[in-house]
Molecule: SAH (S-adenosyl-L-homocysteine) riboswitch aptamer
Organism: Gammaproteobacteria bacterium
């Protein structure tokens, strides 16, 4: 850096349908069909690739995300009346 696997990021209705999925076809592309956590963060268990330092590591507190197509609702917070 990456692959998976948990967890969070408040919840729901409608809706479009890129990407991946599945199918299926005249097959390197084109049809359905699903489809708006696919992104981030932490935590695990691996893979690969190395640098740096020379003290590392644990404890204990306190504060902590930014962001997810339109449209409507609900929840919390905080603010005017």
């Nucleotide at each position: 850096u990456u692959g998976g696997c948990c967890g969070a990021g408040g919840a729901g209705c409608g809706u479009u349908g890129c990407g991946a999925c599945a199918g299926g076809a005249c097959c390197c592309u084109c049809c359905u069909g699903c489809c708006a956590g696919g992104c981030u963060c932490g935590g695990c268990c691996g893979a690969c690739a190395a640098a740096c330092c020379u003290u590392a590591a644990a404890u204990c507190a306190a504060c902590c995300a930014a962001c997810g197509g339109c449209g409507c609702u609900c929840g919390c917070u905080u603010a005017u009346c």